[in-house]
Molecule: Glycine riboswitch aptamer
Organism: Acidimicrobiaceae bacterium
RNA sequence: AGAACCCGCUCGGGAGAGUCGGCGCCACAGCCAGUGGUGACGACGCCGAAGGAGCAACCACCCCGGAAUCUCUCAGGCACACGGACCGGUCGGGCGAG
Numbered sequence: 001a002g003a004a005c006c007c008g009c010u011c012g013g014g015a016g017a018g019u020c021g022g023c024g025c026c027a028c029a030g031c032c033a034g035u036g037g038u039g040a041c042g043a044c045g046c047c048g049a050a051g052g053a054g055c056a057a058c059c060a061c062c063c064c065g066g067a068a069u070c071u072c073u074c075a076g077g078c079a080c081a082c083g084g085a086c087c088g089g090u091c092g093g094g095c096g097a098g
Base pairs, nucleotide, nucleotide: 005094006093007092008091010089011088012087013086018044019043020042021041023039024038025037026036027035028034045078046077047076051074052072053071054070058066059065
């Protein structure tokens, strides 16, 4: 000085899933009524890539076990936003082939 690998901060990319109902607010309209948007709530439905749980190929093994992008859907989510497994980049740290 140093590949690969691991960890942290940060930047970028990042999917899926809805209807109905009444209520409040806003706008159009305006006798009644109706239409659109929006917020939370209720009913049923749906999604899975925060987290959580379960099984497993496999790994390990004296014992104890570890383990997913599979499964469940407790949580979370189903306009936007936030979030988001995972991927890539910069920087810093660890280890360290050669």